The prediction has a mean pLDDT of 81. A computed fold for a 74-nucleotide RNA from a Propionibacteriaceae bacterium, annotated as transfer RNA.
This record gives sequence, C1' cells and structure tokens, in this order.
RNA sequence: UGCGGGAUGGCGCAGUGCGGUAGCGCGACGGGCUCAUAACCCGUAGGUCGUCGGUUCAAGUCCGGCUCCCGCCA
Repeated sequence: UGCGGGAUGGCGCAGUGCGGUAGCGCGACGGGCUCAUAACCCGUAGGUCGUCGGUUCAAGUCCGGCUCCCGCCA
C1' cells in the first nucleotide's frame, strides 16, 4: 500500500438476514427485605449508535468520505 473485522449509556455486548419509536447483563442511585451486611426483589437515571455528508416519509441498519482500534498479506 492492499484486504478483512470492529467503534452502540461508566464497563462488557446484542440489535444490520429483509430500514419502522435502541435493548440485555454488570455497575450507579432510591426503595423493599434484614438487628445489620451480602444475596434476593421493585423502581429510577444514564445512549443525538466514532465523525461528516447522501438516499428515504423514516437510518444503529443502506451508500460515500474521513478518524481511531485489531488482524492478515507484502
């Protein structure tokens, strides 16, 4: 240089076959239970989906450019 994969709440990941209102676990906070803590149960907050454009009534999802990370070839 070329090729492939990845970027989604604080962390780890799903969601793309075929566009249709973004979810799971852990964590945080509040409450319940307990003499108390842990465990367990209920609830709440937290994401403009790497970035800039395009297509579309509608984009995490499709198209193009760029940035960063991982791997392969030379």
Its Rfam family is "tRNA". It is annotated as a transfer RNA. RNAcentral holds the sequence, with entries from ENA.